[in-house]
RNA sequence: AGAGUUUGAUCCUGGCUCAGGACGAACGCUGGCGGCGUGCCUAACACAUGCAAGUCGAGCGGAGAUGAUGUGAGGAAGUUUUCGGAUGGAAUCACAUUAUUUUAGCGGCGGACGGGUGAGUAACGCGUGAGCGACCAACCUUGCACAGGGGGAUAACGGACCGAAAGGUUCACUAAUACCGCAUGAGACCACGGUGUUGCAUGACACAGGGGUCAAAGGAGGAAUCCGGUGCAAGACGGGCUCGCGUCCGAUUAGGUAGUUGGAGGGGUAACGGCCCACCAAGCCUAUGAUCGGUAGCCGACCUGAGAGGGUGAUCGGCCACAUUGGAACUGAGAUACGGUCCAGACUCCUACGGGAGGCAGCAGUGGGGAAUUUUGGACAAUGGGCGCAAGCCUGAUCCAGCCAUGCCGCGUGCGGGACGAAGGCCUUCGGGUUGUAAACCGCUUUCAGCCGGAAAGAAAUCGCUGUUUUUAAUACAGACAGUGGAUGACGGUACCGGAAGAAGAAGCACCGGCUAACUACGUGCCAGCAGCCGCGGUAAUACGUAGGGUGCGAGCGUUAAUCGGAAUUACUGGGCGUAAAGCGUGCGCAGGCGGUUUUGUAAGCCAGACGUGAAAUCCCCGGGCUUAACCUGGGAACUGCGUUUGGAACUGCAAGACUAGAGUGUGUCAGAGGGAGGUGGAAUUCCACGUGUAGCAGUGAAAUGCGUAGAGAUGUGGAGGAACACCGAUGGCGAAGGCAGCCCCCUGGGAUAACACUGACGCUCAUGCACGAAAGCGUGGGGAGCAAACAGGAUUAGAUACCCUGGUAGUCCACGCCCUAAACGAUGUCAACUGGCUGUUGGGAGAGAAAUCUUUCAGUAGCGAAGCUAACGCGUGAAGUUGACCGCCUGGGGAGUACGGCCGCAAGGUUGAAACUCAAAGGAAUUGACGGGGGCCCGCACAAGCGGUGGAUGAUGUGGAUUAAUUCGAUGCAACGCGAAGAACCUUACCUGCUCUUGACAUGCCAGGAACCUUGGAGAGAUCUGAGGGUGCCCGCAAGGGAAUCUGGACACAGGUGCUGCAUGGCUGUCGUCAGCUCGUGUCGUGAGAUGUUGGGUUAAGUCCCGCAACGAGCGCAACCCUUAUCAUUAGUUGCUACGCAAGGGCACUCUAAUGAGACUGCCGGUGACAAACCGGAGGAAGGUGGGGAUGACGUCAAGUCCUCAUGGCCCUUAUGAGCAGGGCUUCACACGUCAUACAAUGGUCGGUACAGAGGGUUGCCAACCCGCGAGGGGGAGCCAAUCCCACAAAGCCGAUCGUAGUCCGGAUCGCAGUCUGCAACUCGACUGCGUGAAGUCGGAAUCGCUAGUAAUCGCGGAUCAGCAUGUCGCGGUGAAUACGUUCCCGGGCCUUGUACACACCGCCCGUCACACCAUGGGAGUAGGUUGCUCCAGAAGUAGGUAGCCUAACCGCAAGGGGGGCGCUUACCACGGAGUGAUCCAUGACUGGGGUGAAGUCGUAACAAGGUAACC
Repeated sequence: AGAGUUUGAUCCUGGCUCAGGACGAACGCUGGCGGCGUGCCUAACACAUGCAAGUCGAGCGGAGAUGAUGUGAGGAAGUUUUCGGAUGGAAUCACAUUAUUUUAGCGGCGGACGGGUGAGUAACGCGUGAGCGACCAACCUUGCACAGGGGGAUAACGGACCGAAAGGUUCACUAAUACCGCAUGAGACCACGGUGUUGCAUGACACAGGGGUCAAAGGAGGAAUCCGGUGCAAGACGGGCUCGCGUCCGAUUAGGUAGUUGGAGGGGUAACGGCCCACCAAGCCUAUGAUCGGUAGCCGACCUGAGAGGGUGAUCGGCCACAUUGGAACUGAGAUACGGUCCAGACUCCUACGGGAGGCAGCAGUGGGGAAUUUUGGACAAUGGGCGCAAGCCUGAUCCAGCCAUGCCGCGUGCGGGACGAAGGCCUUCGGGUUGUAAACCGCUUUCAGCCGGAAAGAAAUCGCUGUUUUUAAUACAGACAGUGGAUGACGGUACCGGAAGAAGAAGCACCGGCUAACUACGUGCCAGCAGCCGCGGUAAUACGUAGGGUGCGAGCGUUAAUCGGAAUUACUGGGCGUAAAGCGUGCGCAGGCGGUUUUGUAAGCCAGACGUGAAAUCCCCGGGCUUAACCUGGGAACUGCGUUUGGAACUGCAAGACUAGAGUGUGUCAGAGGGAGGUGGAAUUCCACGUGUAGCAGUGAAAUGCGUAGAGAUGUGGAGGAACACCGAUGGCGAAGGCAGCCCCCUGGGAUAACACUGACGCUCAUGCACGAAAGCGUGGGGAGCAAACAGGAUUAGAUACCCUGGUAGUCCACGCCCUAAACGAUGUCAACUGGCUGUUGGGAGAGAAAUCUUUCAGUAGCGAAGCUAACGCGUGAAGUUGACCGCCUGGGGAGUACGGCCGCAAGGUUGAAACUCAAAGGAAUUGACGGGGGCCCGCACAAGCGGUGGAUGAUGUGGAUUAAUUCGAUGCAACGCGAAGAACCUUACCUGCUCUUGACAUGCCAGGAACCUUGGAGAGAUCUGAGGGUGCCCGCAAGGGAAUCUGGACACAGGUGCUGCAUGGCUGUCGUCAGCUCGUGUCGUGAGAUGUUGGGUUAAGUCCCGCAACGAGCGCAACCCUUAUCAUUAGUUGCUACGCAAGGGCACUCUAAUGAGACUGCCGGUGACAAACCGGAGGAAGGUGGGGAUGACGUCAAGUCCUCAUGGCCCUUAUGAGCAGGGCUUCACACGUCAUACAAUGGUCGGUACAGAGGGUUGCCAACCCGCGAGGGGGAGCCAAUCCCACAAAGCCGAUCGUAGUCCGGAUCGCAGUCUGCAACUCGACUGCGUGAAGUCGGAAUCGCUAGUAAUCGCGGAUCAGCAUGUCGCGGUGAAUACGUUCCCGGGCCUUGUACACACCGCCCGUCACACCAUGGGAGUAGGUUGCUCCAGAAGUAGGUAGCCUAACCGCAAGGGGGGCGCUUACCACGGAGUGAUCCAUGACUGGGGUGAAGUCGUAACAAGGUAACC
């Protein structure tokens, strides 16, 4: 950085798709290790269980526990005993004191942090920058000033009681750093008046005055002291409020708003404020998008991108919001409070049914949802937080561990050697190639995992001690620093290190047609399947599946979803609008945008400097730490922004002044179908009346309907009425566009030009808006000649609801009012400036000239063209060129200018204007072809002019069809059908039936044997089977033996196949077409496909030749060279010929033979033509314009024909699809077609006589003479390997005779009998002969074929094939015509040109209805739900106000009582709830509308060519 895909190809437009990156991912296959991160995106769904916020006894009173001491009670064991006791004093208990310790309650601080989530929110919510002179602030810091003296309660505890429980009631007691007065007042606050300083406003600050109000708490300790307390001032941290700017989509949401906007007053708050209240005013927001609807937490950042942008808002960080849903306040420095309270709703749980309890969007975890997301782990060791003087306690914050390849990063699964290369696999041209140094094998190493052993850092603070220092009066205390001492590790015996062993334990996934790196085989056969796009698959699939091989990545690899990129495909950077999508139908014009020259000022924009800010993290740069990396970390840069300030003053803006070149006004002149209204004119059509007049008129491709004897049409005269204005008239004029046309008058708009004067930027464009706006259409009223939708009739047609014809109503016309659209087009918005020309024309002006006219200048209107532009076509001073200003519009095709909604309309409808779904294109311009019921030119037995046929008959032959055991196969428009087949009785033969063979009928190789071969038996239909006899060759060698050839037998490789595929092929062939074409090189033109050359003017049979020409040359074709034929010459003469001759012989003049030459070239003459090419005519000549004929077939087309000539890939058969044999079939026969033969007769038949060829063939042959037979033929054997002999008499013809127009003396089919020949054999199934028989047929419908001269027609002859068989075929000669005006038409072809929506190319393409299936969607009586507006009802808890009732410690009062407070009640506000009525959205709905897509359905033929009626709006 691009690529694929529209086409036959090209360029362009344009969409779709791909390659890249990235992910909180998921799924499939696979899975060794480690490090560092991440991990419910869905149900803000519901939650079992545990834990997540406590702490302080140095605030307080209690209640315990333990110890000590004392006192009292107590009296054990033991000792002693005279057994009475004595002694002894333990345990234990009580009390007191004291020490340590625990903590339910009161009290303090903290539960407003930390942690979670993203439902709501489009907002001052967030971001950024300011402000608060309108604020708060617990804990912390600093300063100043204080702490005097009292009082009354209350939990706990105890008693009684209620309740299942949760809990509660009552009585009595008690403490405080709990609570309350009083005192003091530095200070603060309040009100009052005053002074000074100062600010951008409200104001702020300071000062003095008197007045009013307001404080406090103690605890520890032996003490110094420490920790607290109070008031004030300030700081810090944190918060509250206000403002500027920024912050998604929808206008098919255009108006919204009553506390709404403002005021002054009050209330409320920490504080400003309609925050709240009463009153007053009527404002406020909005096209710079209000309101409404939808969606959404915002940002730092993350992903992508060259950037600008686009997308996202997980993890980390900042802010906000929320805590089951809704509402509410309390406490407090701070909450309207996640693990607080109250109420209401839903849900769950407990219950003794009375009543209670609960809130994981904390950490784990469960269910559920989902494609999908972890452990009910460890520890407070570290970091941090709360409380505490502290020790410490708490901490699911946090630090760790666990799970998951979820991501990033790192490592490994070995390394070296090892073959002209094992085996196996795969492929193969069978040679080999490949897997592949890969393996085996040899040597080496040991990371990681596993085992054994060692073993960190993270931990030094707090604390104790010592020292220094700061503070201080102080060597206390406290702080800082240094030293020292001891303690503290969840992770974890982890990182790391060492050791032993052993290649040992460790590779997959996707892809391999193009894009896109990587190819073969087999299987499958439009099936199964693949596919991101194009597209693969219908029997040789690199595209499906498998295998081998390869490519890519690698513990991962693919797929899917969503995202950026590529996409300049929304274009700010960076696109367009004549024809591809796209200029509003046109103008006027408010807002908006933009704006001439000049001066001064200003400083909003702008430029520069400085300052503040732009959190950290991230990105980038330079370093550092983990072995490296990921990761972590230090510093810097950056954060493109905002604000403040200083300076500048060019440019834009603003202010003031001036100017005249833009614009406008006045004056003169001019042209005009410009508009409106009125009047008027002639021609024509039609109608009416009358006259003349008679049979038609009209109409068409042809007709008919129609009109007309009741008098049409025609013609004359007169009249009526409506509409339109010939000629002039013109790529002429005018108008903004639509549009405007006889003439005259009136009113009126605009324009051009000339010269001067005036105004002094007054201008340009223009969303919304307003006006105009062809035709058709609508409403009311007129009018109505012609024309003419609808309609009717007649034609046409398969049909004809059309085209054509005859009629004909709306309408067309007028007035008024609507409609508002057109291919409303120059498919080209308006304005301005600039940029070579030429030619016409319209309207003015100037100059020259006598004029004609010319030159020049403005304003229009046409044509051609430089530069330039454009994809091309084209545009080109009237731009589509170069620029500026403003507006409108476009973003793939279809669905669709449709639906819904709004607006407009009487309606028709218009305007605005989607989506689902579907396709990979749809399109523009140009190119080459092909085609056209387009055009031009030309040719051909193409037509025409002729001659003879076919189509009718009979037969032959081929084909189709039918039949059959088989009727083998192929050929199928021309270009299959007397074709393959130049010859089916057997053979051929491929087909059928039956009988046989299996290395085979045929080839090569091996082994064994035998020469080969000949004669001869038996069985059998034969193939074949089985006997007998004879026989031994050639070469080498003395011999043994070997070799070659051949036969037999055996085994295996293999043979064999007329089996399939001509759509896998070669070769050969047909055809267009013997048509004149088809191409190339170089050059030139074009972005390119391509063009040019090859077109043009002539000419030719011809792309033949000439001329011209950006072409010049060349090749394959044409022509010529070749053969033959026509003339002559020379040479040569045997078998030929023969003037000599009877012959032999002679001769070679002639005929002829066969070899070489000559000849014909438009060479000569005349004319035409361009002086060319050439054509026409003529001469000469045997022949004249390629003399006649043949061979010769360009590039290509038809997947044309042939696998059954041959060759050949692949597939198939292998005791058969091969091979042999016998018989049968290919020869069938209702029928249809093609090609021929013979005829239908007198130009003939028959009989007799008689003449003249050419070209061939002949030894398995042709066969003479002669004899026999009516004949086919038989006998015969001469001659001939052929210019010698034979086939072999040519026939038509000619000369006679006969027949006399008839189914015949025509015609010969068919049949009978008898024969001949060939052959092993003529039954199926040969040919011929003789006699007899004697069918159809009397010249052929529609249609159709051949032929232009030695041709058609006609006549016979010969050859190949072949034993035999020819009406076929290939040749040969004989006789021998007619006609061609001509190119209009049919067919085929060539060249040029034109149109095209065709390119499989008109046998093309393609449209619509209908029928069927599926899909999405609109309407729809309605139904169900969500959201929401308005009007009501209702009113929990709570707060505020009020207050009859009840209660009440502190203060006042001697008391009564008061003040104050509480409960209750009530009022206001209000959640849930209820009712009604609207709006809106989603879902659903009988039926219904169109749309889309589908296999080869139905009907027609609309469009593309003049598409057969030009198409289209």